[in-house]
Context: one part of a larger RNA
Parts: sequence; C1' cells; structure tokens
RNA sequence: CGUUGGAGUGUUGCGAGGAGCCGUCCCUAGUACGAGAGGACCGGGACGGACUGACCUCUCGUGUACCGGUUGUCCCGCCAGGGGCAUUGCCGGGUAGCGACGUCGGGAAGGGAUAACCGCUGAAAGCAUCUAAGUGGGAAGCCCCCCUCAAGAUGAGCACUCCCAGCUUCAUAAGAAGCUCGGAAGGGCCGUGAGAGACGAUCACGUUGAUAGGCGGCAGGUGGAAGCGUGGUAACACGUGCAGCCGAGCCGUACUAAUUGCCCGAGAGG
Repeated sequence: CGUUGGAGUGUUGCGAGGAGCCGUCCCUAGUACGAGAGGACCGGGACGGACUGACCUCUCGUGUACCGGUUGUCCCGCCAGGGGCAUUGCCGGGUAGCGACGUCGGGAAGGGAUAACCGCUGAAAGCAUCUAAGUGGGAAGCCCCCCUCAAGAUGAGCACUCCCAGCUUCAUAAGAAGCUCGGAAGGGCCGUGAGAGACGAUCACGUUGAUAGGCGGCAGGUGGAAGCGUGGUAACACGUGCAGCCGAGCCGUACUAAUUGCCCGAGAGG
C1' cells in the first nucleotide's frame, strides 16, 4: 500500500514445510519344510541403536552479579576486621537461566488410489488367454491421516462483536453547496518490564495497579560471621549459633517508579 467504511477477537485451509529409519531377542515352534544338517511364512510381545522434539524433577556442566578457603603486595594509623590488584589472583562449592552426558516423547496404527506382480470373468480367435468391455488383490513408495506455518490464497475467504450527524438551500433524480456539531470504536506515542528480543516486533502492566525495584517471609546456596567468652605460651580450638552472608527463584507488601497527558483514526461507506 492492497484486501472497497473503520476496528477488535476468533477461525477455515489453497498451499508449503517437517516427520518417514534400522536392529536384536522371545513366543507361535524346534512347528511347516527337510533324509539330515538346518529351519520358516503369517501373527504376537519385549528391548535397543542412530536421528529428532520438548523440558530441567533427577544426574552432570556452566554459572567473572552468591558463599567460603588461601598466597603475595598496597591501602584503611596500628591490632582485629576489611578493601584494591595479581587470568574471576588461585582454589572448593553453587541459586536462577542456559545446556546434555540427564528426563519424557516421536517414527506407528489406519483409509484411498496404484507399481512390478498374482487373479476372476472373458471374447476377438467355438480352444486358450489377467484385458480388448468389465472386475478383485497387491509396496518402506503416491494421496490422506500426524506435527508446524499459512488469506499478499491480489482467488486477498468466513464468523461474532464494537464504532461513526443534524439542519438549510438548489436539484426530477443521482447528487451538489453551505452552516453548526463533532474526533467514535480502536490504535499509537510515553512509562515500568519479560515467558519476548540484534533493532523493530511480541507479550505483561501503568494507581480501579503487584510491571520492575525496594522491603518482608520462604525456598535454595555456602558452611558455622563479627564481637565476646573459655582453653592453650602460641598456631589454633570450642561456645554463644545448623551461625552469618546470600544474584536471577516462589509468595506477599504500594515504600519508589509506571504522573498529567498528547497524537492518529470518522461522520454510514462504488
């Protein structure tokens, strides 16, 4: 911009994409078959590999905004306690998130039309013949079924709901002109953000409010703070005390910030 007024919500599916894999074992059955050796079709069950989707309860990884330990040095006057730098100084753990090595799922089943092929009936050609008329079966393949996208499908679909003017003059009518009123439904800007994200977009919220921060509680992580006391010459240990600290998680709470507003969008639609 279009989709022939504008708008919100929900849909149909033209079409497109994805998926489509394989193995082992058991039963049927040591049966059919076979002299034996060997050893099935059909049908049923179990397990697995690779591939793939989703997720984070478990396991493991990351986790330079969490906790602890520790070396050197500089600083906070000194002790104690801390801070900076040294790859995050190094080391041990680790929430959320993200991930796989983790967890759960998928291929199936089914329907239709067929290929090779196997048939039925059957003439041309008194026979024969699956074919010429007619007709049945038959693949991991084709179409559908399953998953995703999808009306710019310009063939632009469908449904529901919402919104939008009165008068005067002229005119045969369609309509034209003018006056007054009027800015709807809805959308955007702006702000707080994240289940979203390069930016747009999407989604949540904006006081009739839990959107983010803060605060409170909880979960969870670290692993026992400082100070003081006691013991020890001391390093240190123990007690106070499962302490102290604590990102992203959960629940709550208007303390802070989402203020007030502005813009677009009409006037019933060939």

This is a predicted structure of a 270-nucleotide part of an RNA (large-subunit ribosomal RNA, domain VI) from a Gemmatimonadota bacterium. It matches the Rfam family "Bacterial large subunit ribosomal RNA". Its family is annotated with ribosome and structural constituent of ribosome in the Gene Ontology.